[in-house]
RNA sequence: CUGGCUCAGAACGAACGCUGGCGGUAUGCCUAAUACAUGCAAGUCGAACGAGAAAGUCUUCGGACGAGUAGAGUGGCGCACGGGUGCGUAACACGUAGGUGACCUGCCCAAUGGAGGGGGAUAACUCCUAGAAAUGGGAGCUAAUACCCCAUAAGAUCAGCGAAAGUGGAAGUAGCUGAUGAAAUGAGUGCCUCUAUUCAUAAGCACUCGCCGAUGGAGGGGCCUGCGGAGCAUUAGCUAGUUGGUGGGGUAACGGCCUACCAAGGCUUCGAUGCUUAGCGGAUUUGAGAGAAUGAUCCGCCACACUGGGACUGAGACACGGCCCAGACUCCUACGGGAGGCAGCAGUAGGGAAUAUUGCGCAAUGGGCGAAAGCCUGACGCAGCGAUACCGCGUGAGUGAGGAAGGUCUUCGGAUUGUAAAGCUCUGUCAGGGUGGAAAAACGAUCGGUGGUCUAAUAGGCCAACGAAGUGAUGGUACAUCCAAAGGAAGCACCGGCCAACUUCGUGCCAGCAGCCGCGGUAAUACGAAGGGUGCAAGCGUUGUUCGGAUUUAUUGGGCGUAAAGCGCGCGCAGGCGGGUAGAUAAGUCAGGUGUGAAAUCUCGGGGCUCAACCCCGAAACUGCGCCUGAAACUGUUUAUCUAGAAUCUUGGAGAGGGAGGGAGAAUAUCGCAUGUAGGGGUAAAAUCCGUAGAGAUGCGAUGGAAUAUCGGAAGCGAAGGCGCCUUCCUGGACAAGUAUUGACGCUGAGGCGCGAGAGCGUGGGGAGCAAACAGGAUUAGAUACCCUGGUAGUGCACGCUGUAAACGAUGAGCACUAGACAUUGCUAGGUUUGACUCUAGCAGUGUCGCAGCUAACGCAUUAAGUGCUCCGCCUGGGGAGUACGGUCGCAAGACUAAAACUCAAAGGAAUUGACGGGGGCCCGCACAAGCGGUGGAUUAUGUGGUUUAAUUCGAAGCAACGCGAAGAACCUUACCUAGGCUUGAAAUCCCGAGAAUCGCCAAGAAAGUGGCGAGUGCCCUUAGGGGAAUUCGGUGACAGGCGCUGCAUGGCUGUCGUCAGCUCGUGUCGUGAGAUGUUGGGUUAAGUCUCGCAACGAGCGCAACCCCCGUCUUUAGUUGCCAGCAUUAAGUUGGGCACUCUAAAGAGACUGCCUGGGUUAACCAGGAGGAAGGUGGGGAUGACGUCAAGUCCUCAUGGCCCUUAUACCUAGGGCAACACACGUAAUACAAUGGUGCAUACAGAGGGAUGCGAACCUGCGAGGGGGAGCAAAUCUCAAAAAGUGCAUCUCAGUCCGGAUUGAAGUCUGCAACUCGACUUCAUGAAGUUGGAAUCGCUAGUAAUCGCGGAUCAGCACGCCGCGGUGAAUACGUUCCCGGGCCUUGUACACACCGCCCGUCACACCAUGGGAGUUGGUUUUACCUGAAGUCGUGGCCCUAACUCGCAAGAGGGGGGAGCGCCCACGGUCGAACCGAUGACUGGGGUG
Repeated sequence: CUGGCUCAGAACGAACGCUGGCGGUAUGCCUAAUACAUGCAAGUCGAACGAGAAAGUCUUCGGACGAGUAGAGUGGCGCACGGGUGCGUAACACGUAGGUGACCUGCCCAAUGGAGGGGGAUAACUCCUAGAAAUGGGAGCUAAUACCCCAUAAGAUCAGCGAAAGUGGAAGUAGCUGAUGAAAUGAGUGCCUCUAUUCAUAAGCACUCGCCGAUGGAGGGGCCUGCGGAGCAUUAGCUAGUUGGUGGGGUAACGGCCUACCAAGGCUUCGAUGCUUAGCGGAUUUGAGAGAAUGAUCCGCCACACUGGGACUGAGACACGGCCCAGACUCCUACGGGAGGCAGCAGUAGGGAAUAUUGCGCAAUGGGCGAAAGCCUGACGCAGCGAUACCGCGUGAGUGAGGAAGGUCUUCGGAUUGUAAAGCUCUGUCAGGGUGGAAAAACGAUCGGUGGUCUAAUAGGCCAACGAAGUGAUGGUACAUCCAAAGGAAGCACCGGCCAACUUCGUGCCAGCAGCCGCGGUAAUACGAAGGGUGCAAGCGUUGUUCGGAUUUAUUGGGCGUAAAGCGCGCGCAGGCGGGUAGAUAAGUCAGGUGUGAAAUCUCGGGGCUCAACCCCGAAACUGCGCCUGAAACUGUUUAUCUAGAAUCUUGGAGAGGGAGGGAGAAUAUCGCAUGUAGGGGUAAAAUCCGUAGAGAUGCGAUGGAAUAUCGGAAGCGAAGGCGCCUUCCUGGACAAGUAUUGACGCUGAGGCGCGAGAGCGUGGGGAGCAAACAGGAUUAGAUACCCUGGUAGUGCACGCUGUAAACGAUGAGCACUAGACAUUGCUAGGUUUGACUCUAGCAGUGUCGCAGCUAACGCAUUAAGUGCUCCGCCUGGGGAGUACGGUCGCAAGACUAAAACUCAAAGGAAUUGACGGGGGCCCGCACAAGCGGUGGAUUAUGUGGUUUAAUUCGAAGCAACGCGAAGAACCUUACCUAGGCUUGAAAUCCCGAGAAUCGCCAAGAAAGUGGCGAGUGCCCUUAGGGGAAUUCGGUGACAGGCGCUGCAUGGCUGUCGUCAGCUCGUGUCGUGAGAUGUUGGGUUAAGUCUCGCAACGAGCGCAACCCCCGUCUUUAGUUGCCAGCAUUAAGUUGGGCACUCUAAAGAGACUGCCUGGGUUAACCAGGAGGAAGGUGGGGAUGACGUCAAGUCCUCAUGGCCCUUAUACCUAGGGCAACACACGUAAUACAAUGGUGCAUACAGAGGGAUGCGAACCUGCGAGGGGGAGCAAAUCUCAAAAAGUGCAUCUCAGUCCGGAUUGAAGUCUGCAACUCGACUUCAUGAAGUUGGAAUCGCUAGUAAUCGCGGAUCAGCACGCCGCGGUGAAUACGUUCCCGGGCCUUGUACACACCGCCCGUCACACCAUGGGAGUUGGUUUUACCUGAAGUCGUGGCCCUAACUCGCAAGAGGGGGGAGCGCCCACGGUCGAACCGAUGACUGGGGUG
């Protein structure tokens, strides 16, 4: 940087956990359109009609009242509204805008014309009768606003004719003629003007309601159309009434809506068909917006009403609380038959994480009926339940520091909880109790009078205003007021980061937490608890879902060289985009106007509930669609024209461009002949192999196949793959120059078509070399490899298939623009010249570098990865997986297309710093090499492991533990074990009491400790009682004590890389940044040492130097040192001297200073001179930043934890010393460069007072006695040893070697048994130079020889020092080890002891295949054919009308039957989708 995952916000018809005071407003089966007990949800009208009880009461017993009431019926209107649900539906279902000259419309409104005359039935009712019931059947009576007929017809409908509007067409309009078709004078009220009479009635009058025809309207509906809004192409073709026409039918109406005939159409990649999912919208949630998700409540539309089908009635239905049929289910039954449909309101069961009362009322609003009163209304208004949501209020306010008690923490001082509480002073919201409160929600109807109007009318009706009384489910509610009382009212989550908020305890990878990262393995701010804090608050958290953050699907607003992503390449249909000029048009576009965009919602401004939520009013908005008018720049369309794009033409040269034919030489191989003889071949080395049957080699000849050296080049050609000997023929493309021609003819390109390396496949022929497979030989632990000898497919050709590659420039094609430099290929022009030249310029290619710009960086940069435009392809975390299934292609191999479950919190790109590399370059070191001596074998010592033990105390662990801590364990030390003791303690501080201190003796005991006795009082002050200091004893509790744990909590100290040359900083500069530069480079050095160069310039810690010792000299100073000369002695012993040695102070000296050469005139290097010393003279001290959680809690210090009559302390004894074994480090040896004996020479550096200890004596000796001298250049330890001289031993387990053992001693010490050292005598082991391997050392070094010291009573083969004798070798840096610098690769960063791949084994998970089994959905064909419409109607029945005297006939109606259609159902199949399945395949996680 890319990229995913996760979180913080808002919302909810939610649910769950904990908690819960009040009120208002909303809201409440999201699941089973599952099944439903019970009640209610649609009736009403007596002012349409006939008929008409009973209970009960009264009674004069006749009856009356009840009562013309209830109930039933005919009839009218309603039941198609209201209410519920979201099954179905991807559709004109919905939304929006239109159309209907293709339509309907009850009730309502307006205006208009009418209502004349008749008729026959029927329910109720009565009687009979069937049935269990539901329900009927028959006979008889009766009414209507029920039904029927006739008359009439202004409109209306149908038919014919048919004018004008300029003409024609159309509308068949106006108009005319003909035909057809109505009604209820019914109901109520009132009146008596007219008429009649029984004189107050109706046939009259008036009014109201109702009826009929037709017109218009309003509101409602039907139908049609444009546009809009899901997924899947792993659904690509669908369709026979299908598309259209004609005739007919049907409907309110257009129409294949239906039917007959004719034609063969119609839809579809702008996604038909199929499958899956889904009611749609206003809106809701979120969002800055664009969008995304949703479609609860409210509003509009649609669909449905147990499932499927069907019609009837009606203005309206194919009808939720109607009918018929079929099916499933439930119920009743007398078994014959019947009944039912809560997706209305309540309620029940069931399902579920989950969703309420079988409430009150029609008072209001609305609806139905009615003239009205009124009745009905689970619509609705209210109440109930639920913190389900939103809003509001409260749980008190002020004061109050002894900062109370308690809690928590603590560095023990204190801090915090905390003004918090208590206390004091107040207030009274809510809840509680009392009182008031029909205040508001009420208009209309009714009644009263008044006015107007109709009329004969002062009657009555209608209309208007006024007044009056009455009506409330909610509800004794809202509200008001009084009372008392701080009284009744706070929780939940979180506190590691994101993210506001921290400590203690418990726990100890356990228990647990977790949204992601992650936390927990003994000091957990992450678990659990507490204290404290933070956030919200009657709620708080969790879970689920949606949007947001996510520019993470990108229209706004992303990308594709390397991160995921350019098709392998071309041609090209559709599509998309497209040059200049002028005109026209107005589809897109823009402007204005207009219609619509329902209401609610959202926003804004007001208003009403005390506020708010909520409600009301107004405005704005609804980004959309239609229509009208206008503009004409741009796009489109069209007309005309142009030449700059593109193409054609002419000439020319370049080229491994392609195809076919012919030819050539070199080489390999094979064969033949010849010469010739023993090898050849091959490899790191060999062997297999070929060869005496004559190879290889050489010569000549022949055959055959494949490939074309040199030229040859980051050169050329081609679209890519790719193309290389010569030549002929055919052929494609590009380029340059140039008259002319066409006139946008162009670019891209989904599908499609073609080409397409190698390998592979098929058929045929070919086969020299090479060569998968295979065989053999080697290598190896193995070697199914690398190497070798052979060798088949194949490689080559022809024809066909495959269709893939890191098919890459990991970079699609085209056009235009944007600094250059150099090289090269082709062509042209110019200059100059003719030379195979060179220069300048242009065009087309091919490369390298580079600016601006771009890029995450790397890098790209006129051949772009820059700046723009056009078109195509592709990407969206890693894995699963380019896989499975399906489809297409293929002979096969396989290719193309292409998921999901599950799983992870990453995967990835570029660059940086390190580390690493069996990467590279340069360099160093006893690193190797060259040498010398060892270790590893033996014995012993010592340390460690292991084992053992009561204990064998503890630590150290590759180098860098192991003669280490320990410079010295018999007791002590000592920490361990056993046993005996002690508990304020062995030592410290404080307090109290007593006694000064102190010393001596006795007892038992292993000792510690205990008991007893005795001696003895000091110093200072004093008020003379006493007090104080120091010290001892006793007591009390605070405390002591701990070598107990943690070195992975630490300090300090130390080891190691490494005395390696490195490690950093400031400023500047470069880079987005990590970082880089400096510090790299050329030289040089032991060195980041120095020098030169350089975007660096400086600086620090390291290096070096300064310090110490040694080496030379000088000066100073000579005792205890020295002695040249003088004297003296046994002796520097003494006199004398200080020259020399030496001692110990101060200096000098060495710096590449000088010379020669090299080097860059430098740094520096080589050689030389001089010099005691020469290139840091030799040695020491000195150890950068850091690494190893290196070592040490047992040196010391220290946090935390642990023990406290013990893990502290004291004491005795034991142990640390054990011993089948293994390892490390040493000592001594194995001998003659030696051993032994005798004699004899020369050091340095140290130590010494509880010490070193001389002479002398003594002992074989260790030693003893002795005590001179010495706090030391004086005395002493002290003898140096190797060496040298002489003698001996003569190669042997020895005269080597000394272990071991026995005996006897010495010394130290309280004490040498476990367990010291030494001496003497005796004993005399292993061992004859050491396997693999391995260590040290480069000069006074190795090797060898002795001497001293620390520790220490005693104890050294160890350690630390000292000197004596004194070598060998280094060609060199290939290799081993370690290190330094630069560079490179990296998938490593606890850094190669890293990381990491696959099989196998085990467990779990999801998934593919699978003989099959099973379920669902859809469907072709066929069968069946309920109810019902329609048709038919020859059979049956028939009041109204017509004809007829009648009988009867006709018309009309009904029924049965038949026919078409058709639901359920059945049969043979088909397709698709699931579930399951022995076995099996791969995948994921651990």

This is a predicted structure of a 1486-nucleotide RNA (small-subunit ribosomal RNA) from an uncultured bacterium. RNAcentral holds the sequence, with entries from ENA and SILVA. It matches the Rfam family "Bacterial small subunit ribosomal RNA". The coordinates come from a structure-prediction model, not an experiment, and the mean pLDDT is 84.